Order: sequence, then structure tokens, then C1' cells
RNA sequence: GAGCCAUUAGCUCAGCCGGCAGAGCAUCUGACUUUUAAUCAGGGGGUCUGGGGUUCAAAUCCCCAAUGGCUCA
Repeated sequence: GAGCCAUUAGCUCAGCCGGCAGAGCAUCUGACUUUUAAUCAGGGGGUCUGGGGUUCAAAUCCCCAAUGGCUCA
């Protein structure tokens, strides 16, 4: 210098053939229990890495950039 992959909740990741943003774990509240743990029920938490474009509508498509990883030179 070139190419490819990843970036979504506190963490690990789905969703990526455009149409209300999700799961598990964690956290909070309640039930149960002598207490803790476990179990059960419920809740909160997101500018989908940043900017621009296309579209009625973008996490999703296109362009540029950033960070991390891999390969080639």
C1' cells in the first nucleotide's frame, strides 16, 4: 500500500433477501423461604461505531471515515 471480516442494551450475540429493534446472562421490584441461594412473575435499560446519500420508509442498500482482527505485498 491492497483485499476481506467485525462494530446492535452493562456483557455475549441474533436480526443484515428494507416495514413497530430482540434473546440469554447481568441489574431492579415482587412472590416463595427463618435468612441466603435457587425457583417463579414483572419492570427498566439502545441516537444499531460516526458522517453523507438513495427511499414513502434504512440496523439492513450505496459512498467516505474510525476502531479491532485476518490475509497478501
The RNA shown here (transfer RNA) has 73 nucleotides and comes from uncultured Ruminococcus sp. Lineage of the source: Bacteria > Bacillati > Bacillota > Clostridia > Ruminococcus. Its Rfam family is "tRNA". Rfam classes the family as a transfer RNA.